[in-house]
This is a predicted structure of a 482-nucleotide part of an RNA (small-subunit ribosomal RNA, 5' domain) from an uncultured bacterium. The coordinates come from a structure-prediction model, not an experiment, and the mean pLDDT is 91.
Context: one part of a larger RNA
RNA sequence: AACGCUGGCGGCGCGCUUAACACAUGCAAGUCGAACGAGAAAGGGGAGCAAUCCCUGAGUAAAGUGGCAGACGGGUGAGUAACACGUGGGUCAUCCACUCCUUGGUGGGGGAUAACCCUGGGAAACCGGGGCUAAUACCGCAUAAGUCCGAGAGGAGAAAGGAGCAGUUCGCCGAGGAAGGAGCCCGCGGCCGAUUAGCUAGUUGGUAGGGUAAUGGCCUACCAAGGCUUUGAUCGGUAGCCGGCCUGAGAGGGCACACGGCCACACUGGCACUGAGACACGGGCCAGACUCCUACGGGAGGCAGCAGUGGGGAAUCUUGCACAAUGGGGGAAACCCUGAUGCAGCGACGCCGCGUGAGCGAUGAAGCCCUUCGGGGUGUAAAGCUCUUUCGACAGGAACGAUAAUGACGGUACCUGGAGAAGAAGCUGCGGCUAACUACGUGCCAGCAGCCGCGGUAAUACGUAGGCAGCAAGCGUUGUUC
Numbered sequence: 001a002a003c004g005c006u007g008g009c010g011g012c013g014c015g016c017u018u019a020a021c022a023c024a025u026g027c028a029a030g031u032c033g034a035a036c037g038a039g040a041a042a043g044g045g046g047a048g049c050a051a052u053c054c055c056u057g058a059g060u061a062a063a064g065u066g067g068c069a070g071a072c073g074g075g076u077g078a079g080u081a082a083c084a085c086g087u088g089g090g091u092c093a094u095c096c097a098c099u100c101c102u103u104g105g106u107g108g109g110g111g112a113u114a115a116c117c118c119u120g121g122g123a124a125a126c127c128g129g130g131g132c133u134a135a136u137a138c139c140g141c142a143u144a145a146g147u148c149c150g151a152g153a154g155g156a157g158a159a160a161g162g163a164g165c166a167g168u169u170c171g172c173c174g175a176g177g178a179a180g181g182a183g184c185c186c187g188c189g190g191c192c193g194a195u196u197a198g199c200u201a202g203u204u205g206g207u208a209g210g211g212u213a214a215u216g217g218c219c220u221a222c223c224a225a226g227g228c229u230u231u232g233a234u235c236g237g238u239a240g241c242c243g244g245c246c247u248g249a250g251a252g253g254g255c256a257c258a259c260g261g262c263c264a265c266a267c268u269g270g271c272a273c274u275g276a277g278a279c280a281c282g283g284g285c286c287a288g289a290c291u292c293c294u295a296c297g298g299g300a301g302g303c304a305g306c307a308g309u310g311g312g313g314a315a316u317c318u319u320g321c322a323c324a325a326u327g328g329g330g331g332a333a334a335c336c337c338u339g340a341u342g343c344a345g346c347g348a349c350g351c352c353g354c355g356u357g358a359g360c361g362a363u364g365a366a367g368c369c370c371u372u373c374g375g376g377g378u379g380u381a382a383a384g385c386u387c388u389u390u391c392g393a394c395a396g397g398a399a400c401g402a403u404a405a406u407g408a409c410g411g412u413a414c415c416u417g418g419a420g421a422a423g424a425a426g427c428u429g430c431g432g433c434u435a436a437c438u439a440c441g442u443g444c445c446a447g448c449a450g451c452c453g454c455g456g457u458a459a460u461a462c463g464u465a466g467g468c469a470g471c472a473a474g475c476g477u478u479g480u481u482c
Stems, first nucleotide, its partner, number of pairs: 001478005008354006014347002016312001021310003025307003030068003035065002043056005075265003085189007094182003099178008107141001109139002116131006147156003161170003191237003198228003203225008240262004244255004267288005290301004318344001320343003326340001327338004357387004367378004391423001394417004401409001426471005431452003437466005447454002
């Protein structure tokens, strides 16, 4: 963990081990008007007989161009026996947006294009044509300290503006460094099978080239014939790895759930684009399976995000609240977003703590059980008397977490008050192992059982009762590990 019986409270944790099965619905990644152009409507007010117009709403909403973020955070463990992971090194073979430090610049031009308007096609998704326009979008020119290429001479290559009355400030471009991160390489280490013994043609090495941020058969051409293997190659099976967790005196054995680090994956397979970074869970293209829409021409989708549904299963939760805190993205800021997170809900699933009352009370009520019928047991147990009030319930107050403001949790924790023993005990066992015994029923039947074994007419072993033993909000059973 599940199952059976039972179940008062609290704290802290944990909660699909099976179908990486399929998913309705909502939400989970946006933000910036201080980069840019354009820009509604409802409503309100006013004028007018009315149509209508003006002001406001509002430079707002919704959208578009552009920037940064969407490569983080969150999920899962399918694949992977591998430099995937762990550990120790290498990189004179490399890269880095944002942040910080240092340094040098920021001059002058150009042509477009969305949005918008007109128009065409389409059921839709959406697509096309014509016209206008802006920028921190795009492209030249100039300049070049440092940078890059080159043996050298020499050659190449930048920039963007915005806000403010202003001081100024936020940016932009080139270069160097820091921090932190990433890529690549190597030594060593950690599964099973020999009823798998040979494996290998880009294979092993070289030369040249291509490619990459970068080394390299990474790729290509040519040349050589190598490379691995009983110290287990190859093949097959199994498996994410580690910190750790369980057990044990240790050595060792087992495990990989939660938390933390790394890796891999995102319907299945493949591919690239953009970008500092992806071959990209909520981006794109192609193919496939599946589901949905369709006017049959064609389209749409991907919960291993948070909840939730069906299915599978012995079995695993709410379609909750809040951005108050911590952290993240954008923004100058106000602020916006954040199912990360903080909390709450459900579940004795685990661990821990507490309670279900305390004292007195009879040679000892009743009931029930046993009996040799004398009595014995339950048993101070109950009743009764005297007290207490934890927890719970009720009533009142009420936080810390927030440093000036801001609190989901929460009228919660906690504190106070009064009431009243009041609302709170079960489960398993009692032949030996193993702690605890009698009666009746049953009669190798019904049944028990972990092992040995019980039961065929006096059964401490089956069933019930009384008694007793052991644990206790749990107790047993099953599974699993040491």
The RNAcentral record of the full RNA draws on Greengenes. It matches the Rfam family "Bacterial small subunit ribosomal RNA".